This is a predicted structure of a 350-nucleotide part of an RNA (small-subunit ribosomal RNA, central domain) from an uncultured bacterium.

[in-house]
Context: one part of a larger RNA
RNA sequence: CUGGGUGUAAAGGGAGCGCAGGUGGCUUGGCAAGCCAGAAGUGAAAGCCCGGGGCUUAACCGCGGGACUGCUUUUUGGAACUGUUGAGCUGGAGUGCAGGAGGGGCAAGCGGAAUUCCUGGUGUAGCGGUGAAAUGCGUAGAUAUCAGGAGGAACACCGGUGGCGAAGGCGGCUUGCUGGACUGUAACUGACACUGAGGCUCGAAAGCGUGGGGAGCGAACAGGAUUAGAUACCCUGGUAGUCCACGCGGUAAACGAUGAAUACUAGGUGUUGGGGAGCAAAGCUCCUCGGUGCCGCCGCUAACGCAUUAAGUAUUCCACCUGGGGAGUACGUUCGCAAGAAUGAAACUC
Numbered sequence: 001c002u003g004g005g006u007g008u009a010a011a012g013g014g015a016g017c018g019c020a021g022g023u024g025g026c027u028u029g030g031c032a033a034g035c036c037a038g039a040a041g042u043g044a045a046a047g048c049c050c051g052g053g054g055c056u057u058a059a060c061c062g063c064g065g066g067a068c069u070g071c072u073u074u075u076u077g078g079a080a081c082u083g084u085u086g087a088g089c090u091g092g093a094g095u096g097c098a099g100g101a102g103g104g105g106c107a108a109g110c111g112g113a114a115u116u117c118c119u120g121g122u123g124u125a126g127c128g129g130u131g132a133a134a135u136g137c138g139u140a141g142a143u144a145u146c147a148g149g150a151g152g153a154a155c156a157c158c159g160g161u162g163g164c165g166a167a168g169g170c171g172g173c174u175u176g177c178u179g180g181a182c183u184g185u186a187a188c189u190g191a192c193a194c195u196g197a198g199g200c201u202c203g204a205a206a207g208c209g210u211g212g213g214g215a216g217c218g219a220a221c222a223g224g225a226u227u228a229g230a231u232a233c234c235c236u237g238g239u240a241g242u243c244c245a246c247g248c249g250g251u252a253a254a255c256g257a258u259g260a261a262u263a264c265u266a267g268g269u270g271u272u273g274g275g276g277a278g279c280a281a282a283g284c285u286c287c288u289c290g291g292u293g294c295c296g297c298c299g300c301u302a303a304c305g306c307a308u309u310a311a312g313u314a315u316u317c318c319a320c321c322u323g324g325g326g327a328g329u330a331c332g333u334u335c336g337c338a339a340g341a342a343u344g345a346a347a348c349u350c
Base pairs, nucleotide, nucleotide: 003322004321005320006319007304008303012318014202015201016200017199021195022194023193025089026088027087028086029085030084031083033082034081035078036077037076038075039074040073041071042070048066049065050064051063053061054060092192093189094188095187096185097184098183099182104178105177106176107175108174109173110172111155116150117149118148119147120146121145122144126137127136163170164169207248208247209246210245211244212243216242217241221237222236223235224234259317260316261315262314263313264312267295268294269293270292271291272290273289274288275287276286277285278284279283299306300305323350324349325348332343333342334341335340
């Protein structure tokens, strides 16, 4: 390379948007680039294959035929498929209209519980902490309790293999602005679609810059314990940080360890958001569309397991893998304030 693969063995990009590219629904007319058929030319000779011949045979040699699976141009046709062009269609896709659901996003305002601190009252000797203790706090009145105040952060119950979002993620309440999905209808457009190398955007936590904020928690650090030691686990403190604004960073077991899209392929049972029908009904039953779980055939799988939310059967496009270590290292390059990130080897060795 041809391949074979990517849930767990190596391997799905963290996620989206999207230029180029690749791929693409139904009907019909034209063209004929691909495609198919015929003819012509060429495909040197030798070699190769077949037949028969000459050296006594063979090797070898010479003769005839075939093949040279190709190319080209030319030419003549064909039109199923691909392509291209014209006309049309509505099932894919999108728009409109009518609805209900939602912690989707951003901003502003508000609320109560709790912790801490401050002030005052009551009150007196302990509190706190642990396996047990001690460090620590407390007669300068702590802990406990009552009243008032300050401030920051997070929102108990509801809460749910429940909801929303592309992923990261999102949870007190109200208001404003705003994105998406779903159901019903079938008015409109008429293939406008799928995927997507580069590119752009988003992207938990930690971290960085500037300025704020700082209640609780808490790397580092200090002390007390434990221990042979204890640079830990436990305890008492505690700085960065955690919070806000703006900017940077761009990584995670960024996981469903499972790329996106479409179609098809037994069922059963929950739950969530719609719609429809029946029954007299709070309700019940049935049908249907979208999500989210469990169980389970066929099939798949090395097994575990997956199983209409596929890891089944197929098609399209992208990404990635190719023994372990060396190594996600070195060098170079790009990006970054830095930390570092991205790309990414080889020698050697088993």